[in-house]
């Protein structure tokens, strides 16, 4: 320094106020939240450049290099459901449970307007929109549950290669 092997650790936030009602953190009004990798016209640090000054320094301008951070709705990924496989329950079908697969991409996702600029999907301002499954005295992104789980991936150790 790095194709790869093994191991370890880590890896999700949010209902506060009011209304209706027998009953709602589930409905209605106002709120609140945003996983992982990539991309970069943003922000900051460092080196270098130019100019000015009261000059071992300070201030301003520009932005090549480099580092860090920087998108819920731009590209892709993950968990869940579906789907497929195995086993069990069931006389059989239907259905249910447990485990496995991650090929399929079905559920399945959501962004516009104005400004700046050579260029905006990312910046600034404003408006809008999205959010698995099962449960529940009543319909849930925010409560409970599978989950002390799994995992995109992050960091590290070690082996190996160069």
């Nucleotide at each position: 320094u790095u194709a790869c092997g093994u191991c370890u650790u880590c890896a999700g936030g949010g209902c506060g106020g009011g209304g209706u009602g027998c009953a709602a953190u589930u409905c209605c009004c106002c709120a609140c939240c945003g996983g992982c990798g990539g991309u970069a016209u943003g922000u900051g640090g460092c080196c270098g450049g130019c100019g000015c000054c009261a000059a071992u320094g300070g201030c301003g301008c520009a932005u090549u290099g480099u580092c860090a951070c920087g998108a819920g709705c731009c590209c892709g990924c993950g968990a869940g459901c579906g789907c497929c496989c195995a086993c069990g329950c069931u006389c059989u079908c239907c259905g249910c449970g447990u485990g496995g697969g991650g090929u399929c991409a079905g559920c399945a996702g959501a962004u516009c307007u104005g400004g700046u600029g050579a260029g905006a999907g990312g910046c600034c301002a404003g408006g809008g929109c999205c959010g698995a499954c099962g449960g529940u005295u009543a319909a849930a992104g925010u409560c409970c549950g599978g989950a002390u789980g799994a995992a995109a991936g992050a960091a590290g150790a070690u082996g190996g290669g160069c």